[in-house]
Context: one part of a larger RNA
RNA sequence: CUGGGCGUAAAGAGCGCGUAGGCGGUACACUUAGUCAGGAGUUAAAGACCUGGGCUCAACCUGGGGGAGGCUUUUGAAACGGGUGAACUAGAGUGCGGAAGGGGAGAAUGGAAUUUCCGGUGUAGAGGUAAAAUUCGUAGAUAUCGGAAGGAACACCAGUGGCGAAGGCGAUUCUCUGGGCCGCAACUGACGCUGAGGUGCGAAAGUGUGGGGAGCGAACAGGAUUAGAUACCCUGGUAGUCCAUACUGUAAACGAUGAAAGCUAGAUGCUGGGGAGGGAUCUUCGGUGUCGUCGCAAACGCAUUAAGCUUUCCGCCUGGGGAGUACGGUCGCAAGAUUAAAACUC
Numbered sequence: 001c002u003g004g005g006c007g008u009a010a011a012g013a014g015c016g017c018g019u020a021g022g023c024g025g026u027a028c029a030c031u032u033a034g035u036c037a038g039g040a041g042u043u044a045a046a047g048a049c050c051u052g053g054g055c056u057c058a059a060c061c062u063g064g065g066g067g068a069g070g071c072u073u074u075u076g077a078a079a080c081g082g083g084u085g086a087a088c089u090a091g092a093g094u095g096c097g098g099a100a101g102g103g104g105a106g107a108a109u110g111g112a113a114u115u116u117c118c119g120g121u122g123u124a125g126a127g128g129u130a131a132a133a134u135u136c137g138u139a140g141a142u143a144u145c146g147g148a149a150g151g152a153a154c155a156c157c158a159g160u161g162g163c164g165a166a167g168g169c170g171a172u173u174c175u176c177u178g179g180g181c182c183g184c185a186a187c188u189g190a191c192g193c194u195g196a197g198g199u200g201c202g203a204a205a206g207u208g209u210g211g212g213g214a215g216c217g218a219a220c221a222g223g224a225u226u227a228g229a230u231a232c233c234c235u236g237g238u239a240g241u242c243c244a245u246a247c248u249g250u251a252a253a254c255g256a257u258g259a260a261a262g263c264u265a266g267a268u269g270c271u272g273g274g275g276a277g278g279g280a281u282c283u284u285c286g287g288u289g290u291c292g293u294c295g296c297a298a299a300c301g302c303a304u305u306a307a308g309c310u311u312u313c314c315g316c317c318u319g320g321g322g323a324g325u326a327c328g329g330u331c332g333c334a335a336g337a338u339u340a341a342a343a344c345u346c
Base pairs, nucleotide, nucleotide: 003318004317005316006315007300008299012314014201015200016199017198021194022193023192025088026087028085029084030083031082032081034080035077036076037075038074039073040072041071042070043069049065050064051063052062053061054060091191092188093187094186095184096183097182098181103177104176105175106174107173108172109171110154115149116148117147118146119145120144121143125136126135162169163168206247207246208245209244210243211242215241216240220236221235222234223233258313259312260311261310262309263308266291267290268289269288270287271286272285273284274283275282276281295302296301319346320345321344328339329338330337331336
């Protein structure tokens, strides 16, 4: 470079926004360096192809003929593509009217529970385990009642239920704030899709500084178990978990399934709106599940939420190991992240 691919075999970037680029709705006019048609020139000879001839044949040599394709130039065409102009409303957006939601940020408040402390009652055990022991307790524990402090998490509701681009989001109230959905069809008039670089967000763990510290709990200590036990079990327990702020930038960041658009049987739940009907019910748009036809698939399975049939754009793969490693670059306080080989070997 070409081909074939990317749910599970290698392969969809963790997720947005967006620059360049690529691609782009309906109808009209003009234009044309894309495109299409015709003519001319050129692309030496040899070689290749077709058809003759000469060496006994062939290789070899030789006569003649014909392109295809490229480039240059010229004449024309205007369907498609591009450009210009002027329109349209089905894409996209705005407006107006509704309803839903753990979407985000900040502040305040609440109850249950654990722990600790203080006080009352009360007495010899309590904890813990397969069984024990370490441990706590006559300096009064465990249990129970009353009070106080402090931190963290919000039972029931709770649901293949909701919201968010993803990570994720769950007590209550208030303030600020983002997005989507439905209805109307008033407005703009292709303003769109994708997106190399770039930029932002990004669980947990980890890091810096300052707070906080109830429970849990890496490390660590002890008790058990065991041949040993640097474990599983038990008693303790520091970082951490929490808050503020700054960094890190990774996960089985998963639907292991990139984004957008169109088309292609149905059935049945849940969920947010609209319409019709007196009602039963029917119908329409959005989301979320289960089953299933055509089709697809190596099979498993997918199946209007496609892994079906098509189009556009991006990312990625190319035998296993070596290796997501070395070196170099970039980023980071560090941990490390990212980009990313080769020798060798099967």

The part of an RNA shown here (small-subunit ribosomal RNA, central domain) has 346 nucleotides and comes from Bubalus bubalis bubalis. Model confidence (mean pLDDT): 88 of 100. The full RNA is in RNAcentral, with records from SILVA. The source organism's lineage runs through Eukaryota, Artiodactyla, Ruminantia, Bovinae and Bubalus bubalis.